[in-house]
Molecule: transfer RNA
Organism: Parcubacteria group bacterium CG1_02_39_15
RNA sequence: GCCGCGGUAGCUCAUUGGUAGACGCACUUCUCUGAAAAAGAAGGGGUAGUGGGUUCGAUUCCCACCCGCGGCA
Numbered sequence: 001g002c003c004g005c006g007g008u009a010g011c012u013c014a015u016u017g018g019u020a021g022a023c024g025c026a027c028u029u030c031u032c033u034g035a036a037a038a039a040g041a042a043g044g045g046g047u048a049g050u051g052g053g054u055u056c057g058a059u060u061c062c063c064a065c066c067c068g069c070g071g072c073a
Stems, first nucleotide, its partner, number of pairs: 001072007010025002012022002018056001027043005049065005
């Protein structure tokens, strides 16, 4: 330098055109306990890497850039 894959909740990952989800872990509150742990119940949290474009409408399609991983040279 070129090619491919990825970047969505604090973490790990879904969703792949119609106002974003998880039996998950974590977090908050409550129940239980002398207290804590464990267990159970309820709940909060993201303008989807950045900037443009297409569209009535974009996390999703297109372009550029940034970051990470892998391959080639």